[in-house]
RNA sequence: GGCCCGUUCGUCUAGAGGCCUAGGAUACAUGGUUCUCAUCCAUGCGACACGGGUUCAAAUCCCGUACGGGCUACCA
Numbered sequence: 001g002g003c004c005c006g007u008u009c010g011u012c013u014a015g016a017g018g019c020c021u022a023g024g025a026u027a028c029a030u031g032g033u034u035c036u037c038a039u040c041c042a043u044g045c046g047a048c049a050c051g052g053g054u055u056c057a058a059a060u061c062c063c064g065u066a067c068g069g070g071c072u073a074c075c076a
Base pairs, nucleotide, nucleotide: 001072002071003070004069005068006067007066010026011025012024013023018056028044029043030042031041032040049065050064051063052062053061
């Protein structure tokens, strides 16, 4: 240099064009429970890497960029 794969709440992850103003777990916050703590329960908070394209409609398909990973070539 070439090719391939990946990137979603703080963390782990679901998602395969419309049921997603994105769900679950955990963490965190508040409240309840408890003599206290822990556990448990309820509620809340919180994310689609960036840009462009296709489409009536994109987390999802395509292109580019960034970052990460893998394979490979050149050089010697």
Background:
The RNA shown here (transfer RNA) has 76 nucleotides and comes from a Planctomycetota bacterium. Its mean pLDDT, the model's own confidence on a scale to 100, is 84. The organism belongs to Planctomycetota, within Bacteria. Rfam family: tRNA. Rfam classes the family as a transfer RNA.